[in-house]
Molecule: transfer RNA
Organism: Thermoguttaceae bacterium
RNA sequence: GCCAACGUAGCUCAAUCGGCAGAGCACCGCAUUCGUAAUGCGGGGGUUGAGGGUUCGACUCCCUCCGAUGGCU
Repeated sequence: GCCAACGUAGCUCAAUCGGCAGAGCACCGCAUUCGUAAUGCGGGGGUUGAGGGUUCGACUCCCUCCGAUGGCU
C1' cells in the first nucleotide's frame, strides 16, 4: 500500500427485513440482618466512533474520515 470484518452504557454484548435504543455484570438507594455477605425491590448512566447523504423515519442503507483486529504484498 491492498482486502475483509468490527466500533452501541464503566465492562461484556443484544437490537431479525429500516419503525419506542435494551439485557447481564458493575455503581447508587431502600428492604432484610446485631452487623457483613448473599437475596429481593427500585434508580441513575447513551451525540449508537466523527461528519455528510438517502428516507416520513437510520445502530441498521450509501460516501468520506478516525481507531483497533485479522489477512495479503